Two RNAs folded together computationally: RNase P RNA and transfer RNA, 416 nucleotides in total. Rfam match: Bacterial RNase P class A. By type it is a ribozyme.
[in-house]
RNA sequence: GGAGUCGGCCAGACAGUCGCUUCGCGCUUAGGCGCGGGGAGGAAAGUCCGGGCUCCACAGGGCAGGGCGCCAGGUAACGCCUGGGAGGCGCGAGUCUACGGAAAGUGCCACAGAAAAUAUACCGCCAGCUUGCUGGUAAGGGUGAAAUGGUGCGGUAAGAGCGCACCGCGCGGGUGGUAACACCCGUGGCAGGGAAAACCCCGCCCGGAGCAAGACCAAAUAGGGAAACGAUGGUGCGGCCCGCACCGUUUCCGGGUAGGUUGCUCGAGGUGCACGGUGACGUGUAUCCCAGAUGAAUGACUGUCCUCGACAGAACCCGGCUUAUCGGCCGACUCCUUAU
RNA sequence: GCCGGAGUAGCUCAGUCGGUAGAGCAACUGAUUCGUAAUCAGUAGGUCGGAGGUUCGAUUCCUCUCUCCGGCACCA
Numbered sequence: 001g002g003a004g005u006c007g008g009c010c011a012g013a014c015a016g017u018c019g020c021u022u023c024g025c026g027c028u029u030a031g032g033c034g035c036g037g038g039g040a041g042g043a044a045a046g047u048c049c050g051g052g053c054u055c056c057a058c059a060g061g062g063c064a065g066g067g068c069g070c071c072a073g074g075u076a077a078c079g080c081c082u083g084g085g086a087g088g089c090g091c092g093a094g095u096c097u098a099c100g101g102a103a104a105g106u107g108c109c110a111c112a113g114a115a116a117a118u119a120u121a122c123c124g125c126c127a128g129c130u131u132g133c134u135g136g137u138a139a140g141g142g143u144g145a146a147a148u149g150g151u152g153c154g155g156u157a158a159g160a161g162c163g164c165a166c167c168g169c170g171c172g173g174g175u176g177g178u179a180a181c182a183c184c185c186g187u188g189g190c191a192g193g194g195a196a197a198a199c200c201c202c203g204c205c206c207g208g209a210g211c212a213a214g215a216c217c218a219a220a221u222a223g224g225g226a227a228a229c230g231a232u233g234g235u236g237c238g239g240c241c242c243g244c245a246c247c248g249u250u251u252c253c254g255g256g257u258a259g260g261u262u263g264c265u266c267g268a269g270g271u272g273c274a275c276g277g278u279g280a281c282g283u284g285u286a287u288c289c290c291a292g293a294u295g296a297a298u299g300a301c302u303g304u305c306c307u308c309g310a311c312a313g314a315a316c317c318c319g320g321c322u323u324a325u326c327g328g329c330c331g332a333c334u335c336c337u338u339a340u
Numbered sequence: 341g342c343c344g345g346a347g348u349a350g351c352u353c354a355g356u357c358g359g360u361a362g363a364g365c366a367a368c369u370g371a372u373u374c375g376u377a378a379u380c381a382g383u384a385g386g387u388c389g390g391a392g393g394u395u396c397g398a399u400u401c402c403u404c405u406c407u408c409c410g411g412c413a414c415c416a
Base pairs, nucleotide, nucleotide: 001336002335003334004333005332006331007330008329009328010327012305013304014303015302016301017300018299020039021038022037023036024035025034026033027032041311045322046321048320049319050318051317052316053210054209055208056207060242061241062240063239065206066205067204068203069202070084071083072082073081074080085099086097087096088095089094100201101200105199106198108194109193122141123140124137125136126135127134128133129132149167150166151165152164153163154162168190169188170187171186172185173184174183175182176181214262215261216260217259224253225252226251227250228249229248233247234246235245236244255415256414257413269288270287271286272285273284274283275282276281306309341412342411343410344409345408346407347406350365351364352363353362359396367383368382369381370380371379389405390404391403392402393401
């Protein structure tokens, strides 16, 4: 100098004017006015997971159903994160993985092919008789996405784990490691195709609904009609059963109101420092208060500067994942080339 | 905001344990008719909303994403 990997951060800046919203204080003729403070995001998004909160039993037992799936740890919890193992990719820094079980069972594998999984032999090879049959074989060819271990030597009529060595696999044991697993020794000629994002088996987890939950106040009306079930029943209760609680309840048609308060934002909260830990994270301490709207606010204009500004707007709240995103900055590391 | 459902031919819809995707109407060609309609015979038309994955192979199984549709308050 070039190419690249990983992690973190920012999301035009500054000033002025006029607006919007919320909180505090003061004034007030209850309409507002003045002063001061706050006012979108890294994804506020998709609603895909997990939790808090609320109601239904402070959510209980079983079946069904759903989810997750190497090991250990973190966490309120998770399908998330961290560290490690195995396998794949890369020269490397690194990175990716839905990564339990197909020697429990059932089913599937189109076409081609002899045969697609208790087996079998099209071409070929070998032997015998003999000129197309019988027997042996699975080295080689061919089909297919996939064909019953791989390489080599021996052996044989030709061949074959038929025998042997190494590799692979199963079983047993030992060593290291919390474990996944790795390594070593012995043993068995060798079970055995794929697929579990097919059913399923094994292990673990999961009750249902959602702030339009729920609670309170106010207003108005025809407290009308129909259906179902009526205690062996109905409802809460959700696919079913048990169990618990309550007893007229549910659904539809018709009618009325479509107003206010609360839930509502101080929270598994942010930042700094110290300590423990490889790390995720935890503990202690100091400090800060940082949107709460409800037709729903966060905008418009002007000036200066620059690299001319992407994706995009809270609606009960958090922790994640995923998706969208113009660009810029910082740190750590790898490879190549050149010079010393 | 929360919850649920659907995308297949021009239109309306089928398509199950994964193996070359069909029906009706519409379109086109031919026959019939003096001509048209109806009728008869035939033909074409599909990235199965998009992207990725599992698999030998995906409309079908899994993940992400886009578009469209439906439901929800309180009182008696």